[in-house]
Molecule: c-di-GMP-I riboswitch aptamer
Organism: Desulfarculales bacterium UBA702
RNA sequence: ACUCACAAAAGGCAAACUGCGCGAAAGCGCGGGACGCAAAGUUACUGGCCUAAGUCUCGGAAAAUCCCGGGAUACGGUCGCAGGACCGCUGAG
Numbered sequence: 001a002c003u004c005a006c007a008a009a010a011g012g013c014a015a016a017c018u019g020c021g022c023g024a025a026a027g028c029g030c031g032g033g034a035c036g037c038a039a040a041g042u043u044a045c046u047g048g049c050c051u052a053a054g055u056c057u058c059g060g061a062a063a064a065u066c067c068c069g070g071g072a073u074a075c076g077g078u079c080g081c082a083g084g085a086c087c088g089c090u091g092a093g
Stems, first nucleotide, its partner, number of pairs: 002093004012037002017032006035080001041086003045083003048078003054073007
């Protein structure tokens, strides 16, 4: 430097659920808690997925910038969905 994570050791992270807080929601932060994780470290760059405040649009007995409902949409999320990028511990070959 490359490949690997079967064995060993030191440690690390923390799903569901839950208390408090934030958010329109999806979801997020902190504490408790462990299903799992060899990058479950960092990064929304690509695809996927989730949500739809706002916007557009359709409908609601004439109209409406108001009200109610349907549809589309990310500039909101998810890196514990996959790929990419960056960085790193221990050990083995």